A computed fold for a 703-nucleotide part of an RNA from a Candidatus Aenigmatarchaeota archaeon, annotated as large-subunit ribosomal RNA, domain II. Rfam family: Archaeal large subunit ribosomal RNA. Its mean pLDDT, the model's own confidence on a scale to 100, is 86. The full RNA is in RNAcentral, with records from ENA.
Context: one part of a larger RNA
RNA sequence: GGCAGGGAGUUUAUUCUCGUGGCAAGGUUAAGCGCUGUGCGCGUAGCCGCAGCGAAAGCGACAUGCCCGCAGGCAACCAGGGGCGCCGUCUGAAAGGGCGGGGAGUCACGGGGAUAAUACCAGAAACCGCUUGAUCUAUACCUGGGUAGGGCGAAGCGCGGCGAAAGCCGCGUGGAGGCCCGCUACUGAUCCUGAUCCUAAUCGGCCAGGUGACCUGGGCAUAGGGGUGAAAAGCCAAUCGAAAGCGGUGAUAGCUGGUUCCUCUCGAAAUGUGCCUCAGCACAGCCUCGCUGGAGACCGCCGAUGGGGUAAAGCACUGAUUGGGAUGAUACGGAGGGAAACCUCUGACGUUCCUGUCAAACUCAUAAUCUGUCGGCGUCGUAGAAGGCGGGAGUGAGGGUACCGGGGUAAGCUUGGUAUCCGAAGAGCAAACAAGCUGGCCUGGGGUUAAGGUCCCAAAGUGUGGGCUAAGUCACAAAGCUGGUGCUUCUCCAAAAACAGUGGGACGGUAGGCUCAGAAGCAGCCACCCGAUAAUCAACGCGUAACAGCGGACCCAUCGAGGAGCAGUGCGGUGAAGAUGGACGGGAGUAAGUCCACCACCGAGACCCCAGAUGACGAAAGUCAUAGCGUAGGGAGGCGUUCCGCGCGGGCGGAAGCGUCUGCGCAAGCAGGCGUGGACCGCGCGGGAAUGAGAAUCCUGCU
Numbered sequence: 001g002g003c004a005g006g007g008a009g010u011u012u013a014u015u016c017u018c019g020u021g022g023c024a025a026g027g028u029u030a031a032g033c034g035c036u037g038u039g040c041g042c043g044u045a046g047c048c049g050c051a052g053c054g055a056a057a058g059c060g061a062c063a064u065g066c067c068c069g070c071a072g073g074c075a076a077c078c079a080g081g082g083g084c085g086c087c088g089u090c091u092g093a094a095a096g097g098g099c100g101g102g103g104a105g106u107c108a109c110g111g112g113g114a115u116a117a118u119a120c121c122a123g124a125a126a127c128c129g130c131u132u133g134a135u136c137u138a139u140a141c142c143u144g145g146g147u148a149g150g151g152c153g154a155a156g157c158g159c160g161g162c163g164a165a166a167g168c169c170g171c172g173u174g175g176a177g178g179c180c181c182g183c184u185a186c187u188g189a190u191c192c193u194g195a196u197c198c199u200a201a202u203c204g205g206c207c208a209g210g211u212g213a214c215c216u217g218g219g220c221a222u223a224g225g226g227g228u229g230a231a232a233a234g235c236c237a238a239u240c241g242a243a244a245g246c247g248g249u250g251a252u253a254g255c256u257g258g259u260u261c262c263u264c265u266c267g268a269a270a271u272g273u274g275c276c277u278c279a280g281c282a283c284a285g286c287c288u289c290g291c292u293g294g295a296g297a298c299c300g301c302c303g304a305u306g307g308g309g310u311a312a313a314g315c316a317c318u319g320a321u322u323g324g325g326a327u328g329a330u331a332c333g334g335a336g337g338g339a340a341a342c343c344u345c346u347g348a349c350g351u352u353c354c355u356g357u358c359a360a361a362c363u364c365a366u367a368a369u370c371u372g373u374c375g376g377c378g379u380c381g382u383a384g385a386a387g388g389c390g391g392g393a394g395u396g397a398g399g400g401u402a403c404c405g406g407g408g409u410a411a412g413c414u415u416g417g418u419a420u421c422c423g424a425a426g427a428g429c430a431a432a433c434a435a436g437c438u439g440g441c442c443u444g445g446g447g448u449u450a451a452g453g454u455c456c457c458a459a460a461g462u463g464u465g466g467g468c469u470a471a472g473u474c475a476c477a478a479a480g481c482u483g484g485u486g487c488u489u490c491u492c493c494a495a496a497a498a499c500a501g502u503g504g505g506a507c508g509g510u511a512g513g514c515u516c517a518g519a520a521g522c523a524g525c526c527a528c529c530c531g532a533u534a535a536u537c538a539a540c541g542c543g544u545a546a547c548a549g550c551g552g553a554c555c556c557a558u559c560g561a562g563g564a565g566c567a568g569u570g571c572g573g574u575g576a577a578g579a580u581g582g583a584c585g586g587g588a589g590u591a592a593g594u595c596c597a598c599c600a601c602c603g604a605g606a607c608c609c610c611a612g613a614u615g616a617c618g619a620a621a622g623u624c625a626u627a628g629c630g631u632a633g634g635g636a637g638g639c640g641u642u643c644c645g646c647g648c649g650g651g652c653g654g655a656a657g658c659g660u661c662u663g664c665g666c667a668a669g670c671a672g673g674c675g676u677g678g679a680c681c682g683c684g685c686g687g688g689a690a691u692g693a694g695a696a697u698c699c700u701g702c703u
Stems, first nucleotide, its partner, number of pairs: 001703006011117013026048003032042004052059002062085001065084004072077001086101006120258004127248006138222002141219006147212001149181003152177001156173007186209003191205002194203002224240001226236003261638006271284005285395002287392006296380003300377008313363002318359003323354006332347006398422010427438003442612007452602003455587003461599001463598006474589001480574003484571005490565004501558005507531003512526003537552001540551003614627001615624003639692001641689010657676008
């Protein structure tokens, strides 16, 4: 791992509610007792109900006076229901207000909840009590044992030498030491991040200590908030930041996991408020079931009549803000003039005019959408809507997309609003892909479409007409750049020759004047004329120290048909860097890319048709495709297991169980045949449950 067996909403009490039954203004016994005993009888204490109001003293109500009206009814009417009126009581001076009044309960059983208990099952880390442990290990004490071999050579001592002495030196002797080497024994445990086969610490190699605070046998002592500790919170029997065993104990767990047969029906929430609240609760909201009720309800559309201050826009207010004009006054900044007073110019400031802009917390003006009320239409509703009452929930972690906001550089970010989808929704399409597109799924069959597609993978066009693209753009991306190429408008030049190319000219006064070392078109300042001419700048650029020189403007010739420019626009190019080799889904494609127009076809569970089952409604016949997804969850109906009562059956002429085959049922399941097996088993109607297994790192066994 597999298989088999076991394995989780139970029981009691109280209480609420629904159903069924008995009795009913009443209902019922409890303990206990008796008997022919899962039962029957007795037992009336008690409990609930029959009246309420009031703190209390206390007082104490319509078995209907009127109206509306559902079901029903031929009708008149009208149980139930509702509205008045009236009544009880409390409060109050009163008015008024609160609670109550025109009789339904109670007992039992069953279903669903609540509360208390272990309360669906399993699970802590812990806390407390009482015990057991120092055969492991820590430390102390008592008593024993062990320590190859080699080396170094302290003090002391002897001899010799030196010295006045203290003492020093040399040679011996000596044998100190938490001394040295050491695979002696013994003890330890550095590295190999070594290792098939022994081990919850071993084995091998390497390594450390090895006369000491050494190692070690036996004995003995210290015990759990305690010991012991050369201190690591180490160790105290494979257990230690508080041992182990048992008990309190099924501790508690707002947390995690698990929770067992079928079908039908409806079907959520991830929001608000409060909470030592944020993984949880309570109440409300949303779901479901029943009862009641008895005629209106409402998302939509149109019209009428109101509301408003957003988008866009605007600058009239509040502020921000470009350039300019006019004007103002005194004080102010700067400049100039003046002896000064002061004057002029300018800046700043105020006012005003023109001009150019901006705003969530600006608005002169102001949409679309939205919204109140009324009317009409529409949809739903007497086959019962709206509303009301009651039983049962779950939810209270949400998420994506579109649009509108807040925060943030941004985010598959965060936080709001409206809508929608996923959640709880399958199918087709998007290569794959919760929420994008199509589209809401009973079962089977046939057809038609949607989105999206129609060269091959791969169903359907190598479809039609006309453009564009040359980048494999298509098949991620911005500002910016682009004489890539298509289209459009406008302006200008041109046969009296444009544009481009080629050839030539491009002069004189003059090197203009000034400045300057120089200043000659070309450092700089001023001026920028005249003449000749087809034209030619007192010079647009390069250049020189300055000249020179080279181009340009401008003119002529040659050539011979279009050319120059602004703006707009389509498709392209560039901008463009990521880590294994690589992606339009792939192959491939110049149309199989892209734009406009058109025809045909393919393509879902959508739509249409047929058959069947279910649901809703209906007395039935039948009708409805205008009922059909579904998580949490509510409701309904069934299947199976085991035991009991009553009734009826089967079985050695072969029961149950097991195996296999066949049939029936939407399903849980049921039935039959054959084999095996060898003694019990089933059906109907009721009743009682330790009643259904695939999951819990579930438990036990087998393998």